Parts: sequence; C1' cells; structure tokens
RNA sequence: GCCUCGAUAGCUCAGUCGGUAGAGUGCGUGCAUGGUAAGCACGAGGUCCCGGGUUCAAUUCCCGGUCGAGGCU
Repeated sequence: GCCUCGAUAGCUCAGUCGGUAGAGUGCGUGCAUGGUAAGCACGAGGUCCCGGGUUCAAUUCCCGGUCGAGGCU
C1' cells in the first nucleotide's frame, strides 16, 4: 500500500433483505424476608463511530474518513 470483517445502552452482544431500536448483565425504585442474599415487578439509561449522498423516510443502501481485528504483498 491492498483486501476482508467489525464499531448499536456502563459492559457483552442481537437486530429489521429501508418504516417510531432490543436482550442479558449492571444501575434505581418497589414487593417479599425478622434482616441480608437470591427471587419477582416496574423504571431510567442510546447523536445506532464521524461526515456527506440517495430516499417521503437511513442503524440498515452508496461514497469518504477514524479506530479495532485478521489476511496479502
């Protein structure tokens, strides 16, 4: 230098072949217990890496960039 894959909640990761974004865990509140842990219920938490383009509409498609992993020379 070139190629491939990845970037989504604090963390680990799904996700819709374009239509108001989810799980587990963690966090908060409540229930329950004599009390704690476990358990159950509810809740908060996201500029979907960044910038453009296409579109009525983009996390999703296209282009460029950044970072990470792997490969080739």
Predicted 3D model of a 73-nucleotide RNA (transfer RNA) from a bacterium. The sequence was found in a public genome assembly. The coordinates come from a structure-prediction model, not an experiment, and the mean pLDDT is 82.